[in-house]
Molecule: small-subunit ribosomal RNA
Organism: Patescibacteria group bacterium
RNA sequence: ACUAUGACUUCUUCUGAGAGUUUGAUCCUGGCUCAGGAUGAACGCUGGCGGCGUGUCUAAGGCAUGCAAGUCGUACGGACCAGUUAAUACCGCAAGGUAAUGACUGGUUAGUGGCAAACGGGUGAGUAACACAUUGGUAACCUACCCCAUAGUUCGGAAUAACGGUCCGAAAGGAUCGCUAAUACCGGAUGUGGCCCACGGAUUAAUUCCGUGGAUUAAAGCCCAAAAGGCGCUAAGGGAGGGGCCUAUGUUCUAUCAGCUAGUUGGCGGUGUAAGAGACCACCAAGGCUAUGACGGAUACCGGGUGUGAGAGCAUGACCCGGCUCACUGGGACUGAGACACUGCCCAGACACCUACGGGUGGCUGCAGUCGAGAAUAUUCCACAAUGGGGGAAACCCUGAUGGAGCGACGCCGCGUGCAGGAUGAAGGGCUUUGGCUUGUAAACUGCUUUUCUUUGGGACGAAGCUUCGGCUGACGGUACCAAGGGAAUAAGGGGUUGCUAACUCUGUGCCAGCAGCAGCGGUAAUACAGAGACCCCGAGCGUUAUCCGGAUUUAUUGGGUGUAAAGCGUCCGCAGACGGCACGUUAAGUUCCGCGUCAAAUCUUCAGGCUCAACCUGGGGGCUGCGCGGAAAACUGGCGAGCUAGAGGAUGGUAGAGGUGAGCAGAAUUGCCGGUGUAGUAGUAAAAUGCGUUAAUAUCGGCAAGAAUACCAAAGGCGAAAGCAGCUCACUGGGACAUUCCUGACGUUAAGGGACGAAAGCGUGGGGAGCGAAGCGGAUUAGAUACCCGCGUAGUCCACGCCCUAAACGAUGAGUGCUGGAUAUUGGGAGUAUCGACCCUCCCAGUGUCGACAAAAAAAGCUAACGCGUUAAGCACUCCACCUGGGGAGUACGGCCGCAAGGCUAAAACUCAAAGGAAUAGACGGGGACCCGCACAAGCGGUGGAACAUGUGGUUUAAUUCGACGGUAAGCGAGGCACCUCACCAAGGCUUGAAAUGCAACUGCUAAUCUCCUGAAAGGGAGACUCCUUCGAGGGUGUUGCACAGGUGCUGCAUGGUUGUCGUCAGCUCGUGCCGUGAGGUGUACCCUUAAGUGGGGUAACGAGCGCAACCCCUAUGUCGUGUUGUUUUUCACGACAGACUGCCUCGGAUAACGGGGAGGAAGGCGGGGAUGACGUCAAAUCAGCAUGGCUCUUACGCCUUGGGCGACACACGUGUUACAAUGGAUGGUACAGAGGGUUGCCAAACCGAAAGGUGGAGCUAAUCCCAUCAAAACCAUUCUCAGUUCGGAUUGAGGUCUGAAACUCGACCUCAUGAAGUUGGAAUCGCUAGUAAAUGCGCAUCAGCCACGGCGCAUUGAAUACGUUCUCGGGUCUUGUACUCACCGCCCGUCAAGUCAAGAGAGUCGGUAACGCCCGAAGGUACGCGUCCGCGUGCCGAAGGCGGGAUCGAUGAUAGGGACUAAGUCGUAACAAGGCAUCCCUAGCGGAAGCUGGGGAUGGAUCACCUCCUUU
Repeated sequence: ACUAUGACUUCUUCUGAGAGUUUGAUCCUGGCUCAGGAUGAACGCUGGCGGCGUGUCUAAGGCAUGCAAGUCGUACGGACCAGUUAAUACCGCAAGGUAAUGACUGGUUAGUGGCAAACGGGUGAGUAACACAUUGGUAACCUACCCCAUAGUUCGGAAUAACGGUCCGAAAGGAUCGCUAAUACCGGAUGUGGCCCACGGAUUAAUUCCGUGGAUUAAAGCCCAAAAGGCGCUAAGGGAGGGGCCUAUGUUCUAUCAGCUAGUUGGCGGUGUAAGAGACCACCAAGGCUAUGACGGAUACCGGGUGUGAGAGCAUGACCCGGCUCACUGGGACUGAGACACUGCCCAGACACCUACGGGUGGCUGCAGUCGAGAAUAUUCCACAAUGGGGGAAACCCUGAUGGAGCGACGCCGCGUGCAGGAUGAAGGGCUUUGGCUUGUAAACUGCUUUUCUUUGGGACGAAGCUUCGGCUGACGGUACCAAGGGAAUAAGGGGUUGCUAACUCUGUGCCAGCAGCAGCGGUAAUACAGAGACCCCGAGCGUUAUCCGGAUUUAUUGGGUGUAAAGCGUCCGCAGACGGCACGUUAAGUUCCGCGUCAAAUCUUCAGGCUCAACCUGGGGGCUGCGCGGAAAACUGGCGAGCUAGAGGAUGGUAGAGGUGAGCAGAAUUGCCGGUGUAGUAGUAAAAUGCGUUAAUAUCGGCAAGAAUACCAAAGGCGAAAGCAGCUCACUGGGACAUUCCUGACGUUAAGGGACGAAAGCGUGGGGAGCGAAGCGGAUUAGAUACCCGCGUAGUCCACGCCCUAAACGAUGAGUGCUGGAUAUUGGGAGUAUCGACCCUCCCAGUGUCGACAAAAAAAGCUAACGCGUUAAGCACUCCACCUGGGGAGUACGGCCGCAAGGCUAAAACUCAAAGGAAUAGACGGGGACCCGCACAAGCGGUGGAACAUGUGGUUUAAUUCGACGGUAAGCGAGGCACCUCACCAAGGCUUGAAAUGCAACUGCUAAUCUCCUGAAAGGGAGACUCCUUCGAGGGUGUUGCACAGGUGCUGCAUGGUUGUCGUCAGCUCGUGCCGUGAGGUGUACCCUUAAGUGGGGUAACGAGCGCAACCCCUAUGUCGUGUUGUUUUUCACGACAGACUGCCUCGGAUAACGGGGAGGAAGGCGGGGAUGACGUCAAAUCAGCAUGGCUCUUACGCCUUGGGCGACACACGUGUUACAAUGGAUGGUACAGAGGGUUGCCAAACCGAAAGGUGGAGCUAAUCCCAUCAAAACCAUUCUCAGUUCGGAUUGAGGUCUGAAACUCGACCUCAUGAAGUUGGAAUCGCUAGUAAAUGCGCAUCAGCCACGGCGCAUUGAAUACGUUCUCGGGUCUUGUACUCACCGCCCGUCAAGUCAAGAGAGUCGGUAACGCCCGAAGGUACGCGUCCGCGUGCCGAAGGCGGGAUCGAUGAUAGGGACUAAGUCGUAACAAGGCAUCCCUAGCGGAAGCUGGGGAUGGAUCACCUCCUUU
């Protein structure tokens, strides 16, 4: 799996993970990248052992040397060697010796002959093909050796090699004469049989079988004494195994290869072969292939399998097995059973070698090896012991097949580098908050074990066989294995540690050096670079690189899409193709089931087994999803037959319409011309000007002419396939809906290729030309203005004919059919009721729209990433077509087709980026909109900007002018006190454990302190004097020396804390739960009314809450009570407590609410006035110099001390102020009235002195007591001045003084006298203020010796004006809209030009490759013919290579010109994104430095306002 369950049986699986990266964030689309597995690998670092595998992927490049195919003497004749034997000759007395010969035995073997050599081994160049795989066929075939069965094996003959002689050649080799054998060769006989012919019979679609007769056709011997036997030979038959040929199916990319083909396609007859065949030839015919991809090009041996994957697939074809192919390159045949033959032959060519120059020789893609090439791939090893092959009767021989060994971590598998104990948690290293933590039981140390290693001893299986029966045979190998001895002994590295991705610290470096697979790290605190330590992963390996699969559902059969992300052809017609209504019969091609055959083995899987395990090997089972044959079924699809009417079409009837074509006609307007009236302007713009006009315009009246377009009707209305179509009439003509239900009978849908139509612009020819109007000219604008605006104006716009063929040709939505709630409007047709009839009303069909906001509903379901779509689908389904696969390069190049051209259609790659994009969200922004607020504007008052001075800043200067702060939010700021000090700066002189701190050690000196002298500007240096306490241990103190350390206003506010400014005392900012949304997020917090307020009320998918607002706190305005002294008649005053104000009361408005307007009362009225109080956050805002602080840095100095100088300079510029310019005033005199403060190193009274500053003086006061301080000053009263540089103004300068302080030169303040500058109300611009406010007036305080204070902070006195209002400016809040911005408009971003780098295309050409074609020549060989002495010769044809030629195609290279891409800070402009400042974009044409501009037509993917229309309700 099957099954309801059980039993039985069969069978297979145990199986699918994601992540990073586009954004401020989100969802989606979409690419890039990573984690896994694999390899005949290579490289880097490292490396102990064994087993099993594996090892030139590149140059099918060249090869030295050795070996890789021989064997048979039982086929044959010789030769040689050894032996036996016989007779002969000679010598010798003999024994015996010598010579030649015959026979025989054994051995060796050049040659003849046989078999093998066509196998085995190598390679992948070629080949896209019957090469391969699977399945069939061969009645169209062959087959040596082997097996089975049958018959035979007879008689003769002629040669030839070897050999011998002669000769040629350097060699390789060869010529000639002579002899000889056979299982070599030839002839005859026989014929079981074979083959051919004839006849007869049987049987077929072809054919085949049987019988009879005729003709023809074989052979070889060898071994054995013989026989038997064995090995052979011949003929024919069968088998096995092997092969040839044919068929169906499968088998890469390319159409930017679309037509190919002449033996081509077929026929007849031949040739040829083992065999079919145009395989070849002659003749005849004109066929054959192709969109289901011929032909051409590129690439490639094919399969079993292998890698990966859940699978489907994708990639691949090393090793092993099967097939094919090739053998230096090309051609060719011979022999043979088999070859067109890897280590055979002939020819040609290239290359190499030898040479006596005449001529020869060679072929490692066999095993080793070598050179070369390369990132890269091994030994010139052992053995035939085993397995297998060849020969032989056999022994045996041969075998780089094979069996083994060697080398390489190249791969897989296994083992080891020890195990146990061991805390002082050793030393060393690292970190540290200095306490410690970690490395770490790790080590040392103790005990144990012996795999591995080493030494010694033993020691195989693999052996089956051969044999003279005795025996002999192992390359591996003294190997595996076994035993004993020794001893932790011989054995660890690589990569990584930001995320993905397991693992973190320190130091160095400082956008450098470097890293990186992607995202990305590095600009002084780097877990990302480099080193170290620690940790993580794997481990004799670990990483990197390359390649393949996976992840990637990212080519989607399984399993994707096309409204806006990439993607629907501009539209229709239609051939092929695909798909197709209802019912019947039949068939059985598809389909399903059953059986049989096949799908080689190995591989895979499972169960067993063998090597100690495993890898590996062996056996059994399964599988290998395929193909063929036979059978069954008949539902569905298909075929055939015969039907049906629901699809489709036709007929009939009336019908709506800017549907099309042609012709004619009409009125308004415009312009021109003519005439009249009339006079100075007209036209145009934001404003102008050019232009037109006194030669009479514009205006106005009349007439004439021309061309183009058709107001109102008119609508989101109608028609058409789309483009598109609009005055009226006529003619011709296409399509539609409705009604009737009469006819045909599936006739249908879609549609590659094809065809037709196709806006505007544009092109050609000829007309026409009123208006408009690219180009062009002129005027403006502007920095410029090749534009926007204005005045002219040519093509064009119009007509006819012919082209072009593109658009945002859009609903960005292909066509057709069916199904799935509604509502409503409208167009056309019809029916019903009713009516005299029409209208109205109801219903049906077809079309065109809508369902949007607050209030009463939302379009239901469904789909979608969301927006949205929603019976006119983007829903649910089916059919067919087209199209998409990251951005850029590019709709471009090249090629092809079309076009007159412009150009159109088709359509890449290199290179480059890690994104490009869609929808929606939150902000920010807009030269978008709405609402609201604020001394924001407006209305007012007073100022600043002009002068002089003060002060701060910039700049300049300087030895130094210390530092910080820089729009608002720096600049009378840090500084609320710069003569020294401060002080940080400069010059000079000094000190070095230091001016101040802590600790240790030593010397111990002195025992403190203090004083004196010398030198010096001082600091400092030097010398001297004096001499303390004590429990007598020396302690404390102090000094000197040394060591730790101190010290730094040195750097970093972009390492920080704390504090502060600003938006802004603006009303906002959030949370919990719930709800909505896939999500970011929204809601709450929108809206209405109201408020100073997110204040309150109403309402509401929200309900509540928090930080802010308000209130609580302080001061102040009224009263009461109490207390209190320094005050005191009392009120007052101070302090404390309480009361009081809450829209509480009345009235009006308002939703009856919140609240608002008015009124009463009240000291005060709607927050009474003021203060403190500053949400979430923004500006890397400010401050390391207030303080604190990480890191860095200096250490006889960047620390410390001292004297003097500087911070105070002065051509200038800016900010903030003071004083003025005067009569609302100045001067003089007089008369009043405060509040709040301060005071013992202090405030200082009375009195006296001085003109004054001030001095003397010293009472009082630690303060409601005394003092500053009778305090006031403006004010008021009186006098004077009389409009002027003044009796205004006081700068500047001279002189004389006072005070503080060691010290007023640089550089203090004050007093007096004298001097008396600028200035006569301030350009552009700009600031403050809404009531006890502005303005004016003085007083006090902090700092402080004094003071550069005209500053700052407070206090009171006098005391206004104005606000219609929100258009505008600035700032802010809420809502909404657009966005390509998010560092947020000070944003983003486009194009030319200039510089550099890179790749590709074009290019006068040049060079090379490939495959053909035409012609010439033509080797070997074949074939035909002829001759011929039977050796051969000649000729014709074919024929490799070669030559000549013109083309095709591919590649390399090329001056130059053009575009493209990329590159921190180049130039010019500002095109786009907001209404982007002229809305943008598409097609087209012209023009322009450039983005671009303008004309014509089109789209909305345009903001805003108004209007129209529509929808809902009434």